[in-house]
The part of an RNA shown here (large-subunit ribosomal RNA, domain V) has 580 nucleotides and comes from an Aeromonadales bacterium. It matches the Rfam family "Bacterial large subunit ribosomal RNA". Rfam links the family to the GO terms ribosome and structural constituent of ribosome.
Context: one part of a larger RNA
């Protein structure tokens, strides 16, 4: 060096299972509910099958008779109209009795006595006589008629059950029971996770929670335009009939000085100042010929168009000379199709309203539609999936992703640890024996993180056990310097990795506390070394309970009990043995 045998399991990100965790899909399934929408079921009422009698009772029409009280006023004036007369031996005023009503003052009716008068026009009043007539209103009584409602009774529809007859059952008949109810049909209002189908947004330095989603202004933006981020700052979801048009005129803020009340600041004057003011509201760009401020007259905040442009994937969007018509202001030239400009917003469908010449299912109309104008969306997730929608899953499933999290690694090194510089100060005195503020500079890759680069067709995760191996920033043992080292014991620093570096109690613990030892009971790296070596107490499936949260299904870096740890070693490495 080659070959083999027996071992061992550190590696071959070993084998097994298209990761169960996590995210994604306009995936699925179950489950929940005060998500949405229908459904069964239950229920309400109407009508039908559905008939009879009686009692009570509601409403409509008609007829007759009544009813009606603010104050003033002879007093209980319903309204309007006509009206100068009306009623009375067919029994007036009055008196007695009874009834109805009542605002307690009366009104109306009936019977009797009685025997000739009673009322109106006049005065108060918004309105004049129920003197009389007509038509009505409010509320009521009686009658006729129509439509009902409730109750009781009936039996013949209808319905069971029992008995008898024919009779195995079914069915029929008879008697008893219930009874126009029940039941059923159609329509109808309600209840309705009982069951069903679905929805339950996206962005996101993983996801969730939070925040955001359209539009305007500035910066970022690299001197055209444009340009991202969960970059830095602010605004809008309107307002105004003048705050629009035109003609004419005017010039601000602030400060100084002076001036009655009068001040820091009111108004007046002079000066400085030069737009710092003002602009309906944010910011930017503008604005003195003012776009700022004031006054006069006004409605162009017009209708029909639009050459030509800007901007732009589309759809939207923006500017616009000029022409026709009509109008306002101005002496005129002219200006005016809203506002200094840039935000103040919503496509399409569907529907409403007004107009209109258009279409009009043989024709004429109509229904309905078109066209013009206009209205109805925090469709704000703002290019708007539907008119209409929330949750749970640890019982879960599927397709995918290392496009994306949790472990480990990597990069980084804020944080952490270690060291150094400066030296204020502490150290009685004295910065540096020792400690060291305010600051500064490094190193390491052991902490907590950031990033999301290999791995989601799988890189098993804490602790323990076993077995280790390395570093040295050394715990002990060894050598040394300084000391605020007398000695004993220490402090601090330098050299040094050869060897060594506990057993118990508690806890799943690492850690830690405690007990007792020790020369010492080191700090770290090794996939927080080591599960194809063991364990499986913890964490992290399915069961169950508590507390808490939730209407609920369920949930909780809350707790609690329980809970399947597979692999016969091909190669490398290593330990032995043998052959060539």
């Nucleotide at each position: 060096c080659c070959c083999g045998c027996g071992g061992c399991u550190a590696g071959a990100c070993g084998g097994a299972a298209a990761g169960a965790c996590c995210c994604c899909g306009u995936g699925a399934a179950c489950c929940u509910u005060u998500a949405c929408u229908g459904c069964a079921g239950c229920u309400u009422g109407a009508c039908a099958c559905u008939g009879a009698a009686c009692u009570c009772u509601g409403g409509g029409c008609c007829u007759g008779c009544c009813u009606g009280c603010g104050c003033a006023g002879g007093a209980u004036a319903g309204g309007c109209g006509g009206g100068a007369g009306g009623c009375u031996u067919c029994g007036a005023u009055g008196c007695g009795g009874g009834g109805a009503u009542c605002c307690a003052g009366g009104u109306c009716c009936c019977c009797g006595c009685g025997g000739a008068g009673c009322c109106g026009c006049c005065c108060u009043u918004g309105a004049a006589a129920u003197a009389c007539c007509g038509c009505c209103c409010u509320g009521g009584c009686a009658g006729c008629u129509c439509c009902g409602g409730a109750g009781u009774u009936c039996u013949a529809a209808c319905c069971g059950c029992c008995g008898g007859c024919a009779c195995g059952c079914a069915u029929g008949c008879c008697g008893g029971g219930g009874g126009a109810c029940a039941g059923u049909g159609u329509c109808u209002g309600g209840c309705g996770g009982g069951a069903a189908g679905u929805u339950u947004g996206a962005c996101u330095g993983g996801g969730g929670c939070g925040g955001u989603c359209u539009c305007c202004u500035c910066c970022c933006a690299a001197a055209g335009c444009g340009u991202a981020a969960c970059g830095g700052a602010g605004g809008a979801g309107c307002a105004c009939g003048a705050a629009g048009g035109u003609c004419g005129g005017c010039u601000g803020a602030u400060c100084a000085c002076g001036g009655u009340c009068g001040g820091a600041a009111a108004c007046c004057g002079u000066g400085a100042g030069g737009u710092c003011a003002g602009u309906g509201c944010a910011a930017u760009g503008g604005c003195a010929u003012a776009a700022g401020c004031c006054g006069g007259c006004u409605u162009u905040a017009c209708u029909g168009c639009g050459a030509g442009g800007g901007g732009c994937a589309c759809a939207u969007c923006c500017c616009g000379g000029g022409c026709a018509g009509u109008u306002g202001c101005g002496a005129a030239a002219g200006c005016a199709g809203g506002u200094c400009a840039u935000a103040g917003u919503g496509a399409u469908c569907c529907g409403g309203u007004g107009g209109u010449c258009c279409c009009a299912c043989a024709u004429g109309g109509a229904c309905g539609g078109g066209c013009c104008a206009u209205c109805g969306c925090u469709c704000a997730a703002c290019g708007g999936a539907u008119a209409a929608a929330a949750g749970g899953u640890a019982c879960u499933c599927u397709g995918g992703g290392g496009a994306u999290a949790a472990c480990a690694g990597g990069c980084u090194g804020a944080u952490a640890c270690c060291g150094c510089c400066c030296a204020a100060g502490a150290g009685u005195u004295c910065a540096u024996a020792u400690c060291g503020a305010c600051g500064g500079c490094g190193g390491u890759g052991u902490u907590u993180g950031g990033c999301a680069c290999c791995u989601c067709g799988a890189u098993g995760u804490c602790g323990g056990c076993u077995c280790a191996u390395c570093a040295c920033a050394u715990c002990c043992u060894g050598g040394g310097g300084c000391u605020g080292c007398a000695g004993u014991c220490g402090g601090u620093c330098c050299c040094a990795a050869g060897g060594g570096u506990a057993u118990g109690g508690c806890u799943g613990u690492u850690c830690g506390c405690c007990a007792u030892u020790u020369a010492a009971a080191g700090u770290g790296g090794u996939a927080c070394g080591c599960g194809a070596g063991c364990u499986g107490g913890g964490u992290u499936c399915a069961a169950a309970a508590c507390g808490u949260c939730g209407u609920g299904a369920g949930a909780c870096a809350g707790u609690u009990u329980g809970g399947u740890c597979c692999c016969u070693a091909u190669c490398u490495a290593c330990c032995g043995c043998g052959g060539g």
RNAcentral holds the full RNA, with entries from ENA. Model confidence (mean pLDDT): 85 of 100.